[in-house]
């Protein structure tokens, strides 16, 4: 210099004018007005996972259903993250993997092909027998044979030799692979070495299934509060207290959100249908598994300690627009400079967090790899 | 905001345990009947990236994941 890998950060700045929402203060009888201050993101998104929180009766046992799947850690938890193992890709930095089990069982493997799973004779090869003749060939029959051809995504180890009529792990040597042990290392997945065995074992579990582990259901439209009276129910000798409550009708014991057992409560109960009214206020709801800095432990994810900071809460759903200057990028022009024109993405809170995935102009930094050249 | 369901021909829908299974009806075209049209009858062709992309598998409309569209339901009794 060129090509590339991984990680991190940012994702315009300043000022003016107009406008929107929250909080505080001041003024005002009030409607409101003024000032100060704060006001989206790395994905706020998709709602794909996991939690916090709330209610259902704090949810017991079994079955079913669903999910996860190398090992060890991290975490509130996870299908997430880190490290390692194994397999695959790359010259390499590095990247990818829904990565348990196919000797527990069942199913499936279309077409082609002879045969598709306790294998199988289409061609070929070969013994015997029969026939023919050109006397070593041809045709036929009963058989043997998985070495060769051909089909297929996949054909039941590979090479060499012995052996045989021809062949074959039938036998032998080496290699690959499988199972069971032993030794060494490692917490472990596993790795390295070595011994024995039978000679060889197809694929599919993102098919049923088996094994191990996990899961109660619903979701902030969860859920709670909101004057008084009439009605109903319960407790109490009473005074009184508590619960329920928009109206009508129907069905039924109901609940533990699939089923059974078991348990609890019982008509002020549950469900369904029709109709009426309102489209309310407040809480939940903004201090949290929180951010930053330092230090310690750890390879890391992360954790401990100390200091410091905290300022979105809308509900017809706020956070915007215009102008000027500067910075960045592109084009024109130019000796240079001045100048002219254009551009800046994806997207936007709705109870809150931890992840994943997807969308996305560009800018900066760090670590590393390969190639070429120079010293 | 939360939950559920669906996407196959121009339209409405099937598609069994993954394989020669990509179909049915309507619509369309031609003919018959009729003065003409509709209805009816007969015949017939073509039409598809199975919403998109990736994965598992020898093989995907079907199984798994991500994404893009569309539809439905869920408030309170103050």
């Nucleotide at each position: 210099c060129g090509a590339g890998u991984c990680g991190a950060u940012c994702g315009g700045g300043u000022g003016a004018u107009c406008g929107c929402g929250g909080u505080u203060c001041g003024c005002u009888c009030g409607c409101g007005c003024g000032a100060a201050u704060c006001g989206a993101g790395g994905a706020a998104a998709g709602u794909c996972c996991g939690g916090a929180c709330u209610c259902c009766a704090c949810a017991g046992g079994g079955c079913a259903a669903g999910g996860u799947g190398g090992u060890g850690g991290g975490u509130a938890a996870c299908g997430c993250c880190c490290a390692c193992c194994c397999g695959g890709g790359g010259u390499g930095a590095c990247c990818c993997g829904c990565g348990g089990g196919a000797c527990a069982g069942u199913g499936c493997c279309a077409c082609a092909g002879a045969a598709a799973a306790c294998a199988a004779a289409c061609c070929g090869c070969c013994u015997u027998c029969c026939g023919g003749c050109u006397u070593g060939c041809c045709g036929g029959a009963c058989g043997g044979u998985a070495a060769g051809g051909g089909u297929g995504a996949a054909a039941c180890g590979g090479u060499g030799g012995u052996g045989u009529a021809a062949g074959a792990g039938a036998c032998c040597a080496c290699c690959a692979g499988c199972g069971c042990g032993c030794u060494a290392g490692g917490u472990g997945a596993c790795u390295a070495g070595u011994g024995c065995g039978g000679c060889u074992a197809g694929g599919u579990a993102a098919a049923c299934c088996c094994c191990a582990c996990c899961u109660g259901g619903a979701g902030c439209a969860a859920g709670g509060u909101c004057a008084a009276g009439a009605g109903g129910g319960c407790c109490g000798c009473a005074a009184g207290g508590c619960c329920u409550g928009c109206g009508c009708g129907a069905a039924c014991g109901a609940g533990c959100u699939g089923c059974c057992c078991g348990c609890u409560c019982a008509a002020u109960g549950u469900u369904c249908g029709c109709g009426g009214g309102u489209a309310g206020a407040c809480c939940g709801c903004a201090c949290g598994a929180g951010g930053c800095u330092g230090u310690c432990g750890g390879c890391a994810a992360c954790g401990g300690c100390a200091g410091u900071c905290c300022u979105a809460g809308a509900u017809g759903g706020a956070u915007g627009a215009u102008c000027a200057c500067c910075a960045c990028c592109c084009g024109c022009g130019c000796u240079u400079g001045a100048g002219c024109g254009g551009g800046g993405a994806c997207a936007g809170g709705a109870u809150c967090c931890g992840g994943c995935u997807u969308a996305g102009a560009g800018a900066u930094c760090g670590a590393c790899u390969c190639g070429u050249c120079c010293a | 905001g939360g939950g559920g369901c669906g996407g196959u021909a121009g339209c409405u829908c099937a598609g069994c345990u993954g394989g020669u299974c990509a179909g049915a009806g309507c619509a369309g075209c031609g003919g018959a009947c009729u003065c003409a049209u509709a209805a009816u009858c007969c015949g017939u062709c073509a039409g598809g990236u199975c919403g998109u992309c990736g994965g598992u598998u020898c093989g995907a409309g079907c199984c798994c994941g991500a994404c893009c569209c569309g539809c439905c339901c869920c408030a309170c009794c103050a």
Predicted 3D model of RNase P RNA and transfer RNA as a complex of 453 nucleotides. Rfam match: Bacterial RNase P class A. The family's RNA type in Rfam is ribozyme. Its mean pLDDT, the model's own confidence on a scale to 100, is 78.